[in-house]
RNA sequence: GCCGUUAUGGCUCAGUGGUAGAGCACUUCCUUGGUAAGGAAGGGGUCGUGAGUCCAAUUCUCACUAACGGCACCA
Numbered sequence: 001g002c003c004g005u006u007a008u009g010g011c012u013c014a015g016u017g018g019u020a021g022a023g024c025a026c027u028u029c030c031u032u033g034g035u036a037a038g039g040a041a042g043g044g045g046u047c048g049u050g051a052g053u054c055c056a057a058u059u060c061u062c063a064c065u066a067a068c069g070g071c072a073c074c075a
Stems, first nucleotide, its partner, number of pairs: 001071007010024004018055001026042005048064005
């Protein structure tokens, strides 16, 4: 330098053109003599950044950024 994959709540991941979910974690309550476990309720993400297409984009297209992998080049 070229190609590919990935980027979504604190963490690990799902999701699909019709304005986003799970598990764990966190907060409150119940239960207990007190923890743990269990049960109930709740908060938290404008989906890496910027454009484009569309009535509508997390999803499609382009560019860029970052991580990872492969190939090539120089010494």